[in-house]
Context: one part of a larger RNA
RNA sequence: CGUAUAUAAAGGAUGUCUAGGUAACUAUAGGCGAUGACAGACGCUAAAAUGCGAUAAUCUUUUAAGGUAUCUUAAUGGGGAAGCCUACUAAUUAAAAUUAGUGUAAAAUUACGCAAACUGGAUGAACUGAAACAUCUAAGUAAUCCAAGGAAAAUAAAUCGAAUGAGAUUUCCAAAGUAGUGGCGAGCGAAAUGGAAAAAGCCCAAAAAAAAAAUUAAAAAAAAAUAGAAUAAUUUUGAAUAAUUAACUUAAAAAGUAACAGUCUUUAAUUAUUUUUUUUUAUUUUUAAAAUUACGAGUAUGUUUAGACACGUGAAAUCUUAACAGAAUAAAGGGGGACCAUCCUCUAAGGCUAAAUACUAAUAGUUAACCGAUAGUGAACUAGUACCGUGAGGGAAAGAUGAAAUAGAACCUUUAAAUAGGAGUGAAAUAGAACCUGAAAUUAUAUACGU
Numbered sequence: 001c002g003u004a005u006a007u008a009a010a011g012g013a014u015g016u017c018u019a020g021g022u023a024a025c026u027a028u029a030g031g032c033g034a035u036g037a038c039a040g041a042c043g044c045u046a047a048a049a050u051g052c053g054a055u056a057a058u059c060u061u062u063u064a065a066g067g068u069a070u071c072u073u074a075a076u077g078g079g080g081a082a083g084c085c086u087a088c089u090a091a092u093u094a095a096a097a098u099u100a101g102u103g104u105a106a107a108a109u110u111a112c113g114c115a116a117a118c119u120g121g122a123u124g125a126a127c128u129g130a131a132a133c134a135u136c137u138a139a140g141u142a143a144u145c146c147a148a149g150g151a152a153a154a155u156a157a158a159u160c161g162a163a164u165g166a167g168a169u170u171u172c173c174a175a176a177g178u179a180g181u182g183g184c185g186a187g188c189g190a191a192a193u194g195g196a197a198a199a200a201g202c203c204c205a206a207a208a209a210a211a212a213a214a215u216u217a218a219a220a221a222a223a224a225a226u227a228g229a230a231u232a233a234u235u236u237u238g239a240a241u242a243a244u245u246a247a248c249u250u251a252a253a254a255a256g257u258a259a260c261a262g263u264c265u266u267u268a269a270u271u272a273u274u275u276u277u278u279u280u281u282a283u284u285u286u287u288a289a290a291a292u293u294a295c296g297a298g299u300a301u302g303u304u305u306a307g308a309c310a311c312g313u314g315a316a317a318u319c320u321u322a323a324c325a326g327a328a329u330a331a332a333g334g335g336g337g338a339c340c341a342u343c344c345u346c347u348a349a350g351g352c353u354a355a356a357u358a359c360u361a362a363u364a365g366u367u368a369a370c371c372g373a374u375a376g377u378g379a380a381c382u383a384g385u386a387c388c389g390u391g392a393g394g395g396a397a398a399g400a401u402g403a404a405a406u407a408g409a410a411c412c413u414u415u416a417a418a419u420a421g422g423a424g425u426g427a428a429a430u431a432g433a434a435c436c437u438g439a440a441a442u443u444a445u446a447u448a449c450g451u
Stems, first nucleotide, its partner, number of pairs: 001450009015436001016400002020371002022368007029360002031114002039072003042053003059066002077086003087102005103112003118149001119147005129136001133183001159166002170197005180188002201352003204296001211287004216282012231246005247263002249252001254266003301325004306320003311337001332347005387394002408435001411422003
């Protein structure tokens, strides 16, 4: 020096666990804000987190209650480089202090700002696909802006249909990848009709309907509270829920308790009682109205242009649109996919309308051939923290003593200290806080063999 074994060290894999996540579902709620929000700053004996506000980890109260609530922020007296500076008016006062008011929008106890997705509207790409690329596609998508609600939007036929008829809108299933459209390429892609969910109709234009508020009662639903069955002994153990013996209850879902509990604790089920809230229905009270005509004009429509319709200008109807023209008045007018006639059907140019539908930031709960600490959220821990960056922004690591720590090691010895040796706790301390288990690489010592 090498190899092997043993005992230790170092290290933190593995196993077991879960306090946190993930994905769905159900219900609730669907908003907060000038009575000052969201989000922050600064403080409150204290490093973080949490809570709170000069009454400051709290006050009065035990109530589904009230009080306090600095400064910034829509920020609103003026200004401002947010968390600062600086006024005026009135009341009160001897004076100061104090209290209240002073934003913009014509008026308004109305609005302003914030918030995840869903909704309507305005503006509106490109990569990409076409195996290149220009019409086309991606796509009216992403993105930006405006506005609203718990849903929004749409909605009571100037609709479809086809020679019979249907009868507002919305959503789903089929019709159907059909009819069509398309450098007839890539692709795009209906409707009638049938079946379901849900159903509700009305008003104004000189007249048409019902609506609002309150009281009482009943019913239903939700939330909260209370009541809520049944086991003992022996053995093993540090500890009984284990084993053995003998019982009991039906609520054997679940969690906890020093090991595995129907009968130890909590809680769910069922049932009963009480309280509160909401909704619906009914009742009562208050407020309202009436008679035959009327039926929406720079509109319909036309030409030119653009867009939307599944439909790229096409034979291109229909709808919307800018420019230019420009009707009729129910004996009228629109539509039925160029256009004309016949026939059928409806009544535009005013408005309102629940439900079926979409979504989940938030609250409560349920489930899982979902994860189990390099996984699962970036985050099981002071996590959007520490840290990095001028900034937009980027972004970690880090779980486990034990049944119990109010059993965390008194006391003695050693040392500057860490530590180490006794003692003590504990079932166990090679469970000692660097704490469950404790693999491997690696290191030390001892022994054996080789050189």